[in-house]
Context: one part of a larger RNA
RNA sequence: UGACGGGGGCCCGCACAAGCGGUGGAGCAUGUGGUUUAAUUCGAUGCAACGCGAAGAACCUUACCUACUCUUGACAUACUAGAAACUUUUCAGAGAUGAAUUGGUACCUUCGGGGAUCUAGAUACAGGUGCUGCAUGGCUGUCGUCAGCUCGUGUCGUGAGAUGUUGGGUUAAGUCCCGCAACGAGCGCAACCCUUGUCCUUAGUUGCCAGCCUUAAGUUGGGCACUCUAAGGAGACUGCCGGUGACAAACCGGAGGAAGGUGGGGACGACGUCAAGUCAUCAUGGCCCUUACGAGUAGGGCUACACACGUGCUACAAUGGCGAGUACAGAGGGAAGCGAACCUGCGAGGGUAAGCGGAUCCCUUAAAGCUCGUCGUAGUCCGGAUUGGAGUCUGCAACUCGACUCCAUGAAGUCGGAAUCGCUAGUAAUCGCAAAUCAGAAUGUUGCGGUGAAUACGUUCCCGGGCCUUGUACA
Numbered sequence: 001u002g003a004c005g006g007g008g009g010c011c012c013g014c015a016c017a018a019g020c021g022g023u024g025g026a027g028c029a030u031g032u033g034g035u036u037u038a039a040u041u042c043g044a045u046g047c048a049a050c051g052c053g054a055a056g057a058a059c060c061u062u063a064c065c066u067a068c069u070c071u072u073g074a075c076a077u078a079c080u081a082g083a084a085a086c087u088u089u090u091c092a093g094a095g096a097u098g099a100a101u102u103g104g105u106a107c108c109u110u111c112g113g114g115g116a117u118c119u120a121g122a123u124a125c126a127g128g129u130g131c132u133g134c135a136u137g138g139c140u141g142u143c144g145u146c147a148g149c150u151c152g153u154g155u156c157g158u159g160a161g162a163u164g165u166u167g168g169g170u171u172a173a174g175u176c177c178c179g180c181a182a183c184g185a186g187c188g189c190a191a192c193c194c195u196u197g198u199c200c201u202u203a204g205u206u207g208c209c210a211g212c213c214u215u216a217a218g219u220u221g222g223g224c225a226c227u228c229u230a231a232g233g234a235g236a237c238u239g240c241c242g243g244u245g246a247c248a249a250a251c252c253g254g255a256g257g258a259a260g261g262u263g264g265g266g267a268c269g270a271c272g273u274c275a276a277g278u279c280a281u282c283a284u285g286g287c288c289c290u291u292a293c294g295a296g297u298a299g300g301g302c303u304a305c306a307c308a309c310g311u312g313c314u315a316c317a318a319u320g321g322c323g324a325g326u327a328c329a330g331a332g333g334g335a336a337g338c339g340a341a342c343c344u345g346c347g348a349g350g351g352u353a354a355g356c357g358g359a360u361c362c363c364u365u366a367a368a369g370c371u372c373g374u375c376g377u378a379g380u381c382c383g384g385a386u387u388g389g390a391g392u393c394u395g396c397a398a399c400u401c402g403a404c405u406c407c408a409u410g411a412a413g414u415c416g417g418a419a420u421c422g423c424u425a426g427u428a429a430u431c432g433c434a435a436a437u438c439a440g441a442a443u444g445u446u447g448c449g450g451u452g453a454a455u456a457c458g459u460u461c462c463c464g465g466g467c468c469u470u471g472u473a474c475a
Stems, first nucleotide, its partner, number of pairs: 001475002003472003007469007015459002019423005026314008034305002042053002064300007073125001077124002079121005086103001089100004107114002127289002130287003136283002138278003141274001143272001148187006154163003167178003193266004198234007207224003212221001237260001240254005316416001320375007332363003337356002342351003382413001387408007429451007
């Protein structure tokens, strides 16, 4: 000087408390451990691994296993020789591949040749998702959006170092003020950026409709006031008033205002820590393999199942289930695409097909909600697992191993031990919608809106963190 303390002081955070809803019990989905297996590819492992890499394993993917094959190689550059490239069909085989076969004789040219592409040969080489993240770059997590981390000059100290950065106030903040052997400065904080909340201007189609005309319908004429769209501005700064304070910084209350003291949300992550993670995104040193640890193909596996854990979904019902009627979003996507209306099927769907590269058409009926009826506390008209049968769709192909529909079946489950998690407002809880990936395949993920709470006395305690101080046999 740090680090640590079941030392002290001050302060903060959904850290506790006050509340609301969960997990832990059930069934299922999914990830992991373990076990099994020819293989169940590999990585991630307290917080900070475990719906994680994977924004989507039937083949492919695929790295694993088995079998069958290739050896200048599936891929790159260079040399020589030959053949245009390309293409049809048959046979053998699981296919890779092998054997035969049809059409085709092209392009540029200084006539020497050249450019593609293919075949054969030889050698340099290719190739490796093989090892080392403890050799590395890059990227990322974490403490933590915590308020800290440093430097120059000066001063003090023999020196390591100190001072500044401590102190008194204050703040979300090393934020600001005052004081001070310090005076300044840098990286952080804040602001500048995006979005949302109010108003104005410009613009008016595909958007909108106050008045006029018209209609089944903003449908049409007409209009651009309003809504909205999208570009530019205005607006909030403790600016104003009162009080407290040290005449300061600031704090408390008020006015005006759409918004008030950082208005809400996002992007943004200091010096560093964990030899944290990643050699399997990529790049890369070293080591290793080279008729194989490289490459191709078919099938299988990654989907196994006495069990254990994590994360979720659905429930156990009446604030509910079922039936009928009826209302209101936002944000996205669409051409090998989204697909209306009509017909058809109980349905998943099918047939035909309008429109739309989309403020125009489609996905697209939002659901919870509201109204009426029914059920009456029951393993039920709750719950839907499991299983049997019949089908639909995608796709060469749904056996291992897809999603969905209909009929039948109707398991556990009556609110969950110890323990444990999230959340402070348009939040929790609850309700649906969309998108990426994607042929098909979400209870996951990322977004979007609808309905919409309770509680916070307080900082004694638990956890984590910041500053000052103290002790130390630690560095």
Molecule: small-subunit ribosomal RNA, 3' major domain
Organism: uncultured prokaryote